Predicted 3D model of a 72-nucleotide RNA (transfer RNA) from a Flavobacteriales bacterium. Its Rfam family is "tRNA". Rfam describes the family as follows. Transfer RNA (tRNA) molecules are approximately 80 nucleotides in length. It is annotated as a transfer RNA.
RNA sequence: GCCCCUGUAGUUCAAUGGAUAGAAUAGCGGUUUCCUAAACCGUAGAUCCAAGUUCGAUUCUUGGCAGGGGCA
Repeated sequence: GCCCCUGUAGUUCAAUGGAUAGAAUAGCGGUUUCCUAAACCGUAGAUCCAAGUUCGAUUCUUGGCAGGGGCA
């Protein structure tokens, strides 16, 4: 330099055009306990950035950024 893949809560993963982006775990508050842990209840938290297509984009297209892999 060229090609391919990936990018979603703190973390690990769902959602493949359709309405509120869902779960586990972690966090915070509460119940319980002598205390802690566990259990249960509640609560907050995310689509890498920009543009395009579409009635509608996490999803499709283009460019950029970041990470990984391959060739030279």